c-di-GMP-I riboswitch aptamer from a Pseudomonadota bacterium, 75 nucleotides, folded computationally. Rfam family: c-di-GMP-I riboswitch aptamer. Rfam links the family to the GO term cyclic-di-GMP binding.

[in-house]
RNA sequence: CGCCUCCUAUGCCAAACCAGGAGCAAUCCUGGGACGGAAAGCCACGGGUCCUCCAUGGACAGCCGGGUUGCCUGU
Numbered sequence: 001c002g003c004c005u006c007c008u009a010u011g012c013c014a015a016a017c018c019a020g021g022a023g024c025a026a027u028c029c030u031g032g033g034a035c036g037g038a039a040a041g042c043c044a045c046g047g048g049u050c051c052u053c054c055a056u057g058g059a060c061a062g063c064c065g066g067g068u069u070g071c072c073u074g075u
Base pairs, nucleotide, nucleotide: 002075003074012037013036017032018031019030020029021028022027035062041068042067043066045065046064047063048060049059050058051057052055
């Protein structure tokens, strides 16, 4: 430097649920919590699901695909 089939982690993320807060809602933020995760980092581009104040609208990246960046170990 290339690769990510397999293996690894006193490191990383954090579902349900609980408390507080924001929002009409989907859902989001903070703290606790740990079901899981090897991109469960980021981007609504294609498909999909969801919301209502139904439109030049919004939510989900932990539903699938795609794009982009990237850690450890191994090779």